Two RNAs folded together computationally: RNase P RNA and transfer RNA, 472 nucleotides in total. Its mean pLDDT, the model's own confidence on a scale to 100, is 78. Rfam match: Bacterial RNase P class A. From the family's description: Ribonuclease P (RNase P) is a ubiquitous endoribonuclease, found in archaea, bacteria and eukarya as well as chloroplasts and mitochondria. Gene Ontology terms of the family: dimeric ribonuclease P complex, ribonuclease P activity and tRNA processing.
[in-house]
């Protein structure tokens, strides 16, 4: 310098024209009321202010808020899971411990030690149960396929010795059988501690040294854990993102929660009630509905449409200081900053910035994505720019 | 906005952690004068996608994508 990866920050600026949502002022206009005042609406070639995000997304966690339920305790269910801290809370964040992968150094190398960077759903497999395909002798009860070693018996194509000979003895080889062994081979993802020396018929923690493992004691640390020492030959594979055990936490629903105001029609309750309605105004008449099944009139409560609130001052934002390794907390000053109906937050034209291409004239592009009760996290998507760390490559000293 | 469920062959569905199956459909052969039916055989699969746990994942866990369903109040 280039590429890649991880973490952090940002994620276009400015001007013109025309629009949209919303708050206020002003003006016009409608209604209520005695009222020029007050209240409730509607409108505007008017004026002023505000109008998407780092994820507004997924709805995966945790809370605020609201309603329902609620004596106390237990079971079941779900979630979380090294230790400490932060926080309103969390499955989040910060710091620490331990493990793993990679790199560097010490080292001939391996093992080991030290350092760096990344990463881990990281309680318990010595409470119990289940599962471990295929292969393999054997998959958790232990066992023995090949091999190695020993005893007994047999065989003769071999060698040696003895014997005149028949044959005998012995070694080797091979077979059968009994036993020892778990070093070696082989299977598997995984085989009952590892390396070395001794030991042995061959072997084996059988014995010893070191490493590992387990128990005790001592020290450091709030703790996880680490260090030292001593004892024990060592018992017990993996799987809990299998059931399970242990510890801790959790009542349910969700702003379409919920609260208030409140038409028409139907239905309900109460009171009155013998009449009521229609046939163009009046009378007569006629028709319909009623007088135990109550027409019709009045009143009341619930509740729908509709409207208002919840609903934008909050675990709020910015700047500075202090405490802390940090997450975070405290203090001081300043600021008010979208909010609806599911629907608004835009369109067009310039200039500038950035990226790509270039025949150096210019041309093209500018990501992911759009609030809906609100807040803290996590996860996922994302062109391009800047900063920092790791790794790889190239060049120079 | 809030809550719940499902993705496996062309289609509809099965599938105790151990080689992915059934039915229908498709293709070929037999049968028939021809077709249908029947019989035999065959092709069918990124188990939506990406990670993780495990020796081993369609199955268990996490993330993600797509599709489907329900939700005013009172009675």
């Nucleotide at each position: 310098c280039u590429g890649u990866u991880c973490g952090g920050a940002c994620g276009g600026g400015u001007g013109g024209u025309c629009g949209c949502c919303u708050g206020g002022a002003c003006g016009g206009u409608g209604g209520g009321u005695u009222g020029u005042a007050c209240c409730c609406g509607c409108c505007g070639c008017u004026c002023c202010g505000g109008g998407a995000g780092g994820a507004a997304a997924g709805u995966c966690c945790g809370g605020u808020c609201u309603c329902c339920c609620c004596a106390g305790g237990g079971c079941a269910g779900c979630a979380u899971g090294c230790c400490g801290g932060c926080u309103a809370a969390c499955g989040g964040c910060c710091g620490g411990g331990g493990g793993a992968a990679c790199c560097c150094g010490c080292u001939c190398a391996a093992a080991g030690c030290g350092g760096g960077c990344u990463u881990c759903a990281c309680g318990g497999a010595a409470a119990g149960u289940g599962c471990c395909a295929c292969a393999g002798a054997a998959a958790a009860u232990a066992u023995a396929c090949c091999g190695c070693c020993g005893g007994a018996g047999g065989a003769u194509u071999c060698g040696g010795c003895c014997g005149c000979a028949a044959g005998g003895c012995u070694g080797a080889u091979u077979c059968u059988u009994c036993g020892g062994u778990a070093a070696g081979g082989g299977u598997g993802a995984a085989a009952u501690g590892g390396u070395g020396c001794g030991g042995u018929a061959a072997g084996a923690g059988c014995g010893c040294a070191c490493c590992g493992c387990g128990g005790g004691c001592g020290g450091a640390g709030c703790a996880a854990u680490c260090c030292g020492u001593u004892c024990g030959g060592c018992a017990g594979g993996g799987u809990a993102a299998a059931c399970c055990c242990c510890a801790u936490g959790c009542g349910g629903a969700g702003c379409a929660a919920g609260a208030c105001c409140a038409a028409a029609u139907a239905g309900g309750a109460g009171a009155g009630g013998a009449g009521g309605a229609g046939c163009g105004g009046c009378c007569c008449g006629c028709u319909c509905c009623g007088u135990u099944c109550g027409a019709c009139u009045c009143u009341c409560g619930g509740g729908u449409a509709g409207g208002u609130c919840g609903c934008a001052c909050g675990a709020g934002c910015c700047u500075g200081g202090c405490a802390g390794c940090a997450a975070u907390g405290c203090c001081a000053g300043g600021c008010c900053u979208a909010g609806a109906g599911g629907a608004a937050u835009g369109a067009c034209c310039g200039c500038c910035g950035c990226c790509c291409u270039u025949u150096c004239g210019a041309g093209g592009g500018u990501a992911c994505a759009g609030a809906a009760a609100c807040c803290g996290g996590c996860u996922u998507a994302c062109a391009g720019u800047c900063c920092g760390g790791g790794c790889a490559g190239g060049c120079c000293c | 906005g809030c809550g719940g469920g499902a993705g496996u062959a062309a289609u509809u569905c099965a599938g105790u952690g151990g080689u992915a199956g059934a039915a229908u459909g498709c293709c070929a052969g037999c049968u028939u004068c021809c077709c249908a039916a029947g019989c035999u055989g065959g092709a069918c699969g990124u188990c939506g996608c990406g990670g993780g746990u495990u020796c081993g994942a369609g199955u268990c866990c996490c993330g993600u994508c797509u599709c489907c369903c329900g939700c005013u109040c009172c009675a």